[in-house]
RNA sequence: UGAGUUGGCCAGGCGGCCGCGUCGCCCUUCGGGGCGCCGAGGAACGUCCGGGCUCCACAGGGCAGGGUGGUGGCUAACGGCCACCCGGGGUGACCCGCGGGACAGUGCCACAGAGAGAAGACCGCCUCCCAGCGUCGCAAGGCGCUGGGCGGUAAGGGUGAAAGGGUGAGGUAAGAGCUCACCGCGCGACUGGUGACAGGAGCGGCACGGUAAACCCCACCCGGAGCAAGGCCGAACAGGAUGCGUCUGAGGGCUGCCCGCCCGAGCAUCUGGGUAGGCUGCUGGAGCCCUGGAGCAAUCCAGGGCCUAGAUGGAUGGCCGCCCGGUGCGCAGCGGUGACGCGGCGCACAGGACAGAACCCGGCGUAUCGGCCAACUCAUCCG
Numbered sequence: 001u002g003a004g005u006u007g008g009c010c011a012g013g014c015g016g017c018c019g020c021g022u023c024g025c026c027c028u029u030c031g032g033g034g035c036g037c038c039g040a041g042g043a044a045c046g047u048c049c050g051g052g053c054u055c056c057a058c059a060g061g062g063c064a065g066g067g068u069g070g071u072g073g074c075u076a077a078c079g080g081c082c083a084c085c086c087g088g089g090g091u092g093a094c095c096c097g098c099g100g101g102a103c104a105g106u107g108c109c110a111c112a113g114a115g116a117g118a119a120g121a122c123c124g125c126c127u128c129c130c131a132g133c134g135u136c137g138c139a140a141g142g143c144g145c146u147g148g149g150c151g152g153u154a155a156g157g158g159u160g161a162a163a164g165g166g167u168g169a170g171g172u173a174a175g176a177g178c179u180c181a182c183c184g185c186g187c188g189a190c191u192g193g194u195g196a197c198a199g200g201a202g203c204g205g206c207a208c209g210g211u212a213a214a215c216c217c218c219a220c221c222c223g224g225a226g227c228a229a230g231g232c233c234g235a236a237c238a239g240g241a242u243g244c245g246u247c248u249g250a251g252g253g254c255u256g257c258c259c260g261c262c263c264g265a266g267c268a269u270c271u272g273g274g275u276a277g278g279c280u281g282c283u284g285g286a287g288c289c290c291u292g293g294a295g296c297a298a299u300c301c302a303g304g305g306c307c308u309a310g311a312u313g314g315a316u317g318g319c320c321g322c323c324c325g326g327u328g329c330g331c332a333g334c335g336g337u338g339a340c341g342c343g344g345c346g347c348a349c350a351g352g353a354c355a356g357a358a359c360c361c362g363g364c365g366u367a368u369c370g371g372c373c374a375a376c377u378c379a380u381c382c383g
Stems, first nucleotide, its partner, number of pairs: 001379010012323007020039002023036005041354001045365002048363005053226004065222005070084005085099001086097004100217002105215002107211003122157002124153003128149009165183006184206001185204003190199003230280004239271006251263004287306008324352001326349006333342003
């Protein structure tokens, strides 16, 4: 310098004009207006998992159902995270794993193939028997070829994703762990480790292949519903029921009350309905930042500091200017022994993404114009 790996960070800035929401203060003709503070994210998203909170249910245990699945740790909890183990990929940094059990039982293994499992003889190979032909022989018979038959054989061919370890030698009628050497495999005293697991003296000729995101078995976990949860306040009209009243005057107005005067046919209660609607829950919390400590790390502990959205048809936006950043081209420079590096000016173009809280929090997953930082790897070049 080029190509990568891992982790972390940012998500345009400033100014002007117009505008939106909560809250506080002031003004108000009660409609509103003015001033001030604050006002989205790394994913606020998907709602996949877990928890807090709320209501309902609940003696205890079990069945059914669902989930998780190497080991150890972290955590409020998790299907998350960290470290390690095992397996796989990469030259490497590093990455990936839906990673319990296939001698508890059952099922399945398409097509092809003889055979898909305590299997299998299609071609081939071989002994023996029979027949024919050829040849040798005086003969008995021998040898060779062809066809048929009873058998043996898992070496070779062939099918398949998968066919009962591999290579070589011995052995055999031909073959075969049948025997032997090496490799592989299984069991394994013992040793190390909290553990998954690793190493491994020695032993065993080698053993019923795969599939559990098939049923199933084992271990552990799981009550249901959700802020439209839940709590408080609570109408109006129609309709309905009951009672009182219609000149023997209910009720209303003047009124602090009584009397009095005036108006006068409806009035009161319940229901409709704990409905409509309003308030609350609501944002200070497993919170954020800094420092120190324990730990490989996830994480935890201590001290100090900070307050940081709460809308409810749902606010956080728009326009303009300058700058920054991106891409391309051009122009001259500077530094270094060198490989090479560095900044400046001008022009043009594109354009700053993904997306937006709605009870809160921890994760995961997905989307994202681009830019920056750190550590590490491989290749090449220079001194």